Context: one part of a larger RNA
RNA sequence: CGUAUGAUGACUGAAGGGAAUCUUUCCUCAGUACGAGAGGACCGGGAAAGACAAACCUCUAGUGUUCCAGUUGUCCCGCCAGGGGCAAUGGCUGGGUAGUUAUGUUUGGAAAGGAUAAGCGCUGAAAGCAUCUAAGUGCGAAGCCCUCCCCAAGAUUAGUCAUCGAUUUCCUUCGGGAAUGAAGGCACCUUCUAGACUAGGAGGUUGAUAGGCUGCGUGUGUAAGAGUGGAAACACUUUCAGCUAAGCAGUACUAAUCUGCCGAACG
Repeated sequence: CGUAUGAUGACUGAAGGGAAUCUUUCCUCAGUACGAGAGGACCGGGAAAGACAAACCUCUAGUGUUCCAGUUGUCCCGCCAGGGGCAAUGGCUGGGUAGUUAUGUUUGGAAAGGAUAAGCGCUGAAAGCAUCUAAGUGCGAAGCCCUCCCCAAGAUUAGUCAUCGAUUUCCUUCGGGAAUGAAGGCACCUUCUAGACUAGGAGGUUGAUAGGCUGCGUGUGUAAGAGUGGAAACACUUUCAGCUAAGCAGUACUAAUCUGCCGAACG
């Protein structure tokens, strides 16, 4: 820009595009058919496994640059105690929430149909026979077309459904012009499991969008201060304490103020 009124939401899926399409072993049939024996099936039924792929984070296992604890050296907060800084931009060590991952979990290839290839046929002449072929007709593959999953109406054949808006006034040379500015959208702002930017999603006081606060959860592992015991290092009690990121709820305390712009038909 188009989809011959402007929008919001939800669909359909012709044509088209994408993804996928895998393999092995074991049990049974059956030591059967077959075969002198050695050996040893088709068909059918069942169970596992591998590789690959997708989604996810309950479990397992990583990461988790500061959530918790321990600890060395040194400097500082006057000293003790308690803390802070630095150690090649985590000093080192032990753990670890959310998120993100695989090594983890779940799921997938199934089954059916159609037309065929090589191949196997039926009927059957030319050619009294024979012949799958010449007329006619059947079976037959991980391949082809479908089936399953995803995208998709720029599918210009531009589809369908539901809902919302389509007001009023003035000028006119009667072609039109001006104002009004609906539904809705954009800007702006608070933001996110979304994200390079943009886009997309949730919200903007008729509000839980983010922060704060409160509660819970999770992690760490028993804070500080004080008391008791000990010569002291230290131990015990108060105390499963104290602290706790990104998690889950609640709560308008703080910030989303005020507002601007776009946006409407003729016959």
The part of an RNA shown here (large-subunit ribosomal RNA, domain VI) has 267 nucleotides and comes from a Candidatus Omnitrophota bacterium. RNAcentral holds the full RNA, with entries from ENA. Its Rfam family is "Bacterial large subunit ribosomal RNA". The prediction has a mean pLDDT of 85.